[in-house]
């Protein structure tokens, strides 16, 4: 220099053009003499950034950024 991929909750990761989810962690309540476990319940997302297409974009397209891989 060229090619491909990655980016979603604090962390690890799903997901589909039509209201964004799980596990784990965390707040709170119950249970216990107390802790752990267990059970109930809650919060936490400008979906990497900026544009475009569409009635509607996390999803499709373009550019940029991040990290990974391959070729030279």
């Nucleotide at each position: 220099g060229g090619a491909g991929g990655u980016a979603u909750a604090g962390c690890u990761c799903a997901g589909u053009g039509g209201u964004a989810g799980a596990g784990u962690g965390u707040g709170u309540g119950c249970u216990u003499g107390g802790u752990a476990u267990g059970c109930g319940u809650g919060a936490a997302g400008u979906g990497c950034u900026g544009g475009g297409u569409u009635c509607a974009a996390u999803u499709c397209c373009c550019a940029g950024u991040u990290c990974c891989u391959c070729c030279a």